This is a predicted structure of a 74-nucleotide RNA (transfer RNA) from an uncultured Eubacteriales bacterium.
Its Rfam family is "tRNA". By type it is a transfer RNA.
Its mean pLDDT, the model's own confidence on a scale to 100, is 80.

This record gives sequence, C1' cells and structure tokens, in this order.
RNA sequence: GGGAUUGUAGCUCAGCUGGCUAGAGUACCACGUUGACAUCGUGGGGGUCGAUGGUUCGAGCCCAUUCAAUCCCA
Repeated sequence: GGGAUUGUAGCUCAGCUGGCUAGAGUACCACGUUGACAUCGUGGGGGUCGAUGGUUCGAGCCCAUUCAAUCCCA
C1' cells in the first nucleotide's frame, strides 16, 4: 500500500427481509429475606447503536466517507 471481519449498557452479547419509545445475561443501586454475610426474590438507574453525511414516510439494519481493533496479501 491492497483486502476481509468486527464496533450496540461498566463487561459479554442478541437484534430476522428497514416498522411501536432498542433488549438479554452479568455487574451496580434500593427494598424484602438473615442475628449478620452470602444466596435468593422484587424493583430501579444506566445507550446519541464508533464518528459524519446521505437514501427513505421511517435506519442499529441500506449507501458513501472516516476512525479504531484483529486477521490475510504485498
């Protein structure tokens, strides 16, 4: 220099052929349970879906550019 894959909550990930206001586990906080701790149960907070722009009535999903990580080729 050329190419491929990945990027969504603190962490690990799902999200189908574009369609209600984006989800799960875990972690965190509160409450219940206990003499106390852990476990368990209930509830809660937390996201500009890597960034910018575009297409569309509507984008996490499609298109362009760009950034980062990993891998391949040279």